Record summary: The part of an RNA shown here (small-subunit ribosomal RNA, 3' major domain) has 476 nucleotides and comes from Pinus lambertiana. The RNAcentral record of the full RNA draws on SILVA. Lineage of the source: Eukaryota > Tracheophyta > Acrogymnospermae > Pinaceae > Pinus subgen. Strobus. The coordinates come from a structure-prediction model, not an experiment, and the mean pLDDT is 84.

Context: one part of a larger RNA
RNA sequence: UUACGGGGGCCCACAUAAGCAGUGGAGCAUGUGGUUCAAUUCGAUGCAAAGCGAAGAACCUUACCAGGGCUUGAAAUGUCGUGAAUCCUCCCGAAAGCGAGGAGUGACUUCAGGAACGCAGACACAGGUGGUGCAUGGUUGUCUUCAGCUCAUGCUAUAAGGUGUUGGGUUAAGUCCCGCAACGAGUGCAACCCUCGUGUUUAGUUUCCAACAUUGAGUUUGGAACCCUGAACAGACUUUUGAUGAUAAGCCGGAGGAAGGUGAGGACGACGUCAAGUCAUCAUGCCCCUUAUGCCCUGGGCGACACAUGUGCUACAAUGACCAGGACAAAGGGUCAUGAUACCGCGAGGGCAAGCUAACCUCAAAAACCCGACCUCAGUUUGGAUUACAGGCUGCAACUCGCCUCCAUGAAGCCAGAAUCGCUAGUAAUCACCGGUCAGCCAUACGGUGGUGAAUCCGUUCCCGGGCCUUGUACA
Numbered sequence: 001u002u003a004c005g006g007g008g009g010c011c012c013a014c015a016u017a018a019g020c021a022g023u024g025g026a027g028c029a030u031g032u033g034g035u036u037c038a039a040u041u042c043g044a045u046g047c048a049a050a051g052c053g054a055a056g057a058a059c060c061u062u063a064c065c066a067g068g069g070c071u072u073g074a075a076a077u078g079u080c081g082u083g084a085a086u087c088c089u090c091c092c093g094a095a096a097g098c099g100a101g102g103a104g105u106g107a108c109u110u111c112a113g114g115a116a117c118g119c120a121g122a123c124a125c126a127g128g129u130g131g132u133g134c135a136u137g138g139u140u141g142u143c144u145u146c147a148g149c150u151c152a153u154g155c156u157a158u159a160a161g162g163u164g165u166u167g168g169g170u171u172a173a174g175u176c177c178c179g180c181a182a183c184g185a186g187u188g189c190a191a192c193c194c195u196c197g198u199g200u201u202u203a204g205u206u207u208c209c210a211a212c213a214u215u216g217a218g219u220u221u222g223g224a225a226c227c228c229u230g231a232a233c234a235g236a237c238u239u240u241u242g243a244u245g246a247u248a249a250g251c252c253g254g255a256g257g258a259a260g261g262u263g264a265g266g267a268c269g270a271c272g273u274c275a276a277g278u279c280a281u282c283a284u285g286c287c288c289c290u291u292a293u294g295c296c297c298u299g300g301g302c303g304a305c306a307c308a309u310g311u312g313c314u315a316c317a318a319u320g321a322c323c324a325g326g327a328c329a330a331a332g333g334g335u336c337a338u339g340a341u342a343c344c345g346c347g348a349g350g351g352c353a354a355g356c357u358a359a360c361c362u363c364a365a366a367a368a369c370c371c372g373a374c375c376u377c378a379g380u381u382u383g384g385a386u387u388a389c390a391g392g393c394u395g396c397a398a399c400u401c402g403c404c405u406c407c408a409u410g411a412a413g414c415c416a417g418a419a420u421c422g423c424u425a426g427u428a429a430u431c432a433c434c435g436g437u438c439a440g441c442c443a444u445a446c447g448g449u450g451g452u453g454a455a456u457c458c459g460u461u462c463c464c465g466g467g468c469c470u471u472g473u474a475c476a
Stems, first nucleotide, its partner, number of pairs: 002474004007470006015460002019423002022420002026314008034305002042053002064300007073125001077124002079121001081119003086103005092097001108113001127289002130287003136283002138278003141274001143272001148187004153182001154163003167178003193266004198234007207224003237260001240254003244250001303442001320374001322372001325369001332363003338355001343350002382413001387408001390405004429452007
């Protein structure tokens, strides 16, 4: 000096405590382990793997397996020969492919050729999701948005080093103040960026409608005050006031204010740690394969199933399920798309088809509210798994292996052991909506959006993690 201690002191954090809702029990969805298999492709494995890579495996994807094929190769550059290119038909075949026949001869030209393209040959080479993430770049996770990590000069010590960075206060913060053999600086912190919250100015169409007229309808006329949308500004800085404090930094209370002490949320992640993850995004050294570890195709597999486990969804009901009725969002998507109205169908959906390249048209709300019936705790008008028929849609194709609908069927489950997770306010909980990927969809996932809207925080003794100082020990 660093690490460690069931040493000490100080401090922080949904760390505990206080609360609310869960997981662990059930069924299903999905990932993983294991087992099985011709193959169940590969990677990820405490926190920091396991609804993860995958923002979408029927074929394709696809890397795996079986079988059928190719060997200068599916794609690249060079060389040589030949034919312009291209189009049509047929045989065999599961397809890939293989074979046969026919049509066709262009544009440029110095008539020698030659561009582009096709076919064939020989070689140089291509190719590899083969290995090594412990050879690497790039990129990512993690401690951690924790407050640290360092340097120059000076001083000090024989030196490794120390000092600065410690001390007294304070802060979310090595944040700031004071003191000090230190004086300065860098990087992190903060601020600068984006979104939301208030106002002003400006601009009014596709938005709005107070006055105004009218109607089936802001439809038309008129208008731009309001709402809203876009842009540019203003605004918050402990500014002001009282108490406190060391006449400091600050802290506590008040005022004004839309907002008050970082206003709320995001982006932003220091030096380093884990030989952490990724050679399967990509790039790349070395090694390996080269009639195969490369390439094409058909079918299968990635979807198996005594079991174990992670993450979720739906429930076990009366604060409820069911039936009828009329309401209220935000943010998104839309031309090979989205698709209104009316029509047909119990329904999924279907056949016409208006509008919209979108503040114009459209996809398009549910809880809540309210009329009823259930009528008291029952496996029920709970719960919906599973199963049988009949249909619909996408797509060459739905058996392995898609989604949806109708009728019937009606399993477990009556609130869950030890244990364990999330959350401090428009949060938890609950309710629906949208999007990407996408022909379709196994999405209950992921990412966003709004509606309704709580409880609790005495405190820091303890558990887990972290920061600073100090002490003991260990290593050198």